[in-house]
Context: one part of a larger RNA
RNA sequence: GGCACACGGGGGAUGUCUAGGCUCUCAGAGGCGAAGAAGGACGUGAUAAGCUGCGAUAAGCCGCGGGGAUUGGCAAAUGCGAACCGAUCCGCGGAUUUCCGAAUGGGGCAACCUGCCAUACUGAAGGUAUGGCGUCCGGCAUUGCCGGAAGCGAACGCGCUGAACUGAAACAUCUAAGUAGGCGUAGGAGGAGAAAAUAACAAUGAUUUCCCAAGUAGUGGCGAGCGAACGGGAAAGAGCCCAAACCGUGUAUGUUACGGCAUAUGCGGGGUUGUAGGACCACGUUAUGUGAUCCGCCGAGCGAAGUGGAACCGGAUGGGAAGCCGGGCGAUACGGGUGAUAGCCCCGUACACGUAAGCGGAGCGGCGCUAGUGGUAUCCUGAGUACCGCGGGACCGGAGAAAUCCUGUGGGAAUCCGGCGGCACCAUCCGCCAAGGCUAAAUACUCCUGAGAGACCGAUAGUGGACCAGUACCGUGAGGGAAAGAUGAAAAGAACCCCGAACAGGGGAGUGAAAAGAACCUGAAACCGUGUGCUU
Numbered sequence: 001g002g003c004a005c006a007c008g009g010g011g012g013a014u015g016u017c018u019a020g021g022c023u024c025u026c027a028g029a030g031g032c033g034a035a036g037a038a039g040g041a042c043g044u045g046a047u048a049a050g051c052u053g054c055g056a057u058a059a060g061c062c063g064c065g066g067g068g069a070u071u072g073g074c075a076a077a078u079g080c081g082a083a084c085c086g087a088u089c090c091g092c093g094g095a096u097u098u099c100c101g102a103a104u105g106g107g108g109c110a111a112c113c114u115g116c117c118a119u120a121c122u123g124a125a126g127g128u129a130u131g132g133c134g135u136c137c138g139g140c141a142u143u144g145c146c147g148g149a150a151g152c153g154a155a156c157g158c159g160c161u162g163a164a165c166u167g168a169a170a171c172a173u174c175u176a177a178g179u180a181g182g183c184g185u186a187g188g189a190g191g192a193g194a195a196a197a198u199a200a201c202a203a204u205g206a207u208u209u210c211c212c213a214a215g216u217a218g219u220g221g222c223g224a225g226c227g228a229a230c231g232g233g234a235a236a237g238a239g240c241c242c243a244a245a246c247c248g249u250g251u252a253u254g255u256u257a258c259g260g261c262a263u264a265u266g267c268g269g270g271g272u273u274g275u276a277g278g279a280c281c282a283c284g285u286u287a288u289g290u291g292a293u294c295c296g297c298c299g300a301g302c303g304a305a306g307u308g309g310a311a312c313c314g315g316a317u318g319g320g321a322a323g324c325c326g327g328g329c330g331a332u333a334c335g336g337g338u339g340a341u342a343g344c345c346c347c348g349u350a351c352a353c354g355u356a357a358g359c360g361g362a363g364c365g366g367c368g369c370u371a372g373u374g375g376u377a378u379c380c381u382g383a384g385u386a387c388c389g390c391g392g393g394a395c396c397g398g399a400g401a402a403a404u405c406c407u408g409u410g411g412g413a414a415u416c417c418g419g420c421g422g423c424a425c426c427a428u429c430c431g432c433c434a435a436g437g438c439u440a441a442a443u444a445c446u447c448c449u450g451a452g453a454g455a456c457c458g459a460u461a462g463u464g465g466a467c468c469a470g471u472a473c474c475g476u477g478a479g480g481g482a483a484a485g486a487u488g489a490a491a492a493g494a495a496c497c498c499c500g501a502a503c504a505g506g507g508g509a510g511u512g513a514a515a516a517g518a519a520c521c522u523g524a525a526a527c528c529g530u531g532u533g534c535u536u
Stems, first nucleotide, its partner, number of pairs: 001535009015521001016486002020457002022454007029446002031152002039100003042055003046078001050074002061094006070082003105114003115133007135149006156187001157185005167174001171221001197204002208235005218226002239438003242382001246269010274416001276381004280375004289369003294366004298361001301359002306353003312327004328344002335347003387411008397423001418433005473480002493520001496508004
C1' cells in the first nucleotide's frame, strides 16, 4: 500500500409527513379615491429589536348584538393587572385616524421647509390654536357660488397606433399579425343591435354566443399559407326615442302704412315610417299594453356572529389503545383531533333553529309611456351627404371582371313620379329606406370573498416565496434575485458531581418508550479514519 470484516466520523440522499402551492367547480363581489385612496414614513406596549394590530383617544375608544370563563397578539420569562357587577373573544355600526402620497396655499432631495386671510386666546409686536386659500371643466351669469374631474386597481372590452424574430427549408409580394408593445378610455361587463338586411320566384325578419355547414366556396410568388357566408340546430329574447313638416311661445335684429311681417335662435306641443309614414282636413276615443328611468306602502324570503345536535363500556398487550379480544348502542352524521388505526372521547358534520344592518320581490298605489278610421291638393321625411375620379384600408377576396363597407384628396346629386341593394355593368323582377340616437339577456374575465373538488405537487417538487421573501444579497439605475421545513406524546430541554482557563467541549448522574439532546425523525453515497485478519 491492497483486499476483507467490524466500529466510527462526515454528509444530508431516501422514506414518512404538511403548515404552502397548483388547477378547477358553484355561489358572491366586481371597485377604492378630494368626506383624501392604493401604497408608505414615523410613532404606539411595564420592559419591546422584528412581525401583527393600531394612530397623539395609538396591540386600542363607544354603541348594539352574540357568548359564558378565562384573560393582557406572535411570545413560551418576570412584574403588575383585568374578569360572572359578564372580561378576553366573535359579528355589525360608529368615533379617533400624525406625516407623505392624485397631494391640492407656496416650495421641496416623498414622509421636510415656509406663507397669506378670517376667528379666538390678548392691548401692539411676537406667538399658539381652529378653519380656509391648487388646477382644469361645467352651470348660474360672475369680485363669486355650486357641482364635477384627477390618482390607484389582476384579467376581460372598445378605439388610436403598431413591430420584428419566424415560416416560405434563401428572399422581396406574402406570413408571423392587426399578434407583441405603446397611448386613450369604459363597465361589471364591454362592443354590437331593431334592415337603405338576407335571400331567390320560396321565404326569413335586430344583435350576440355556441354546434354544424367546412377546412367547403374562395383567396394565394395559386408557394408557404390564409379562409368565409347562405342555410340548419341551440342559448337568450325587447323593443324604442329624436330631427323635420305643422301649432304655440320667449329673445335678438331688420322693417313697418304701428295692425304686423321677415330672418336667426331657444323652449313647449306634434311626429318617427317603406304592404310608405307623418303634417294637414274630417270622424272618433280613452281602449290596450307597458315601465329598461322614478317615488311611496307592504313585504314572504335571503341574510353576521351564533344555538341545539345521536350513540360505549370492560379485558390483555403496550410508554400510550382508537388496533386486538368480549359484550353493547347510534346513524339524514363528511371530516379533523386525541400518546398507534375512534360512528358512539373532543371539535364538528347531517338535520333543525336564529336574527341586526343590508338585500329583496309576488302585491298595491302614485307617476310616466303607449292606439284608431277615411281623404287627398299642398308641405316634411337626416347634404358637402349619396355617388364618381385619384390614393389607401376593411371583408374569404393580395386590383382582379371586383360588388359591399371606411375615408385622405378633388368633384358633387335626387327629394316619393324619390333613393339604395341583390358581387363589374344594363334591363326586368325582388328586397329595403342611408347620410341622428338609445337598448336588458344569452358572451368574456377574476385582484378579491365563501363553500367544495382533484387518476395535481409533496421541500432541488409545488408559487420566486410552506420558514419574518420580492426578504438577504447584486446592480448608478431600469432591473436581477436566493438559500432556508420536521426533538419529543409531553420540555419531562438534562438538577447535582467530575475533567477543563472556560459561558467551549466531554465523562458520570438523572428524564424519557427511545437520547430522539436542541449542529435534535429516518440518516444512503462520495470522502476521512481506527482495530483485527490475509497479502505485497

RNAcentral holds the full RNA, with entries from SILVA. This is a predicted structure of a 536-nucleotide part of an RNA (large-subunit ribosomal RNA, domain I) from a soil metagenome. The prediction has a mean pLDDT of 83.